Predicted 3D model of a 73-nucleotide RNA (transfer RNA) from Marinagarivorans sp. Rfam family: tRNA. Rfam classes the family as a transfer RNA. The coordinates come from a structure-prediction model, not an experiment, and the mean pLDDT is 81.

RNA sequence: UCCGCCUUAGCUCAGUUGGUAGAGCAAAGGACUGUUAAUCAUUGGGUCGCUGGUUCGAGCCCAGCAGGCGGAG
Numbered sequence: 001u002c003c004g005c006c007u008u009a010g011c012u013c014a015g016u017u018g019g020u021a022g023a024g025c026a027a028a029g030g031a032c033u034g035u036u037a038a039u040c041a042u043u044g045g046g047u048c049g050c051u052g053g054u055u056c057g058a059g060c061c062c063a064g065c066a067g068g069c070g071g072a073g
Stems, first nucleotide, its partner, number of pairs: 001072007010025004019056001027043002030040002049065005
């Protein structure tokens, strides 16, 4: 320098065909318990890496940039 893949909640990751963003763990308070733990149900938490474009509508499609991983030279 070139090519490919990845970037979504605090962490690990889903999100199929473009149509109101989710799970597990963690956290908070509650129930239970003599207390803790365990268990149960509940709640909060997201500019979907950034900037543009396409579209009635983008996490998803397109371009550029940034970071990470791998490969070629």
The source organism's lineage runs through Bacteria, Gammaproteobacteria, Cellvibrionales, Cellvibrionaceae and Marinagarivorans.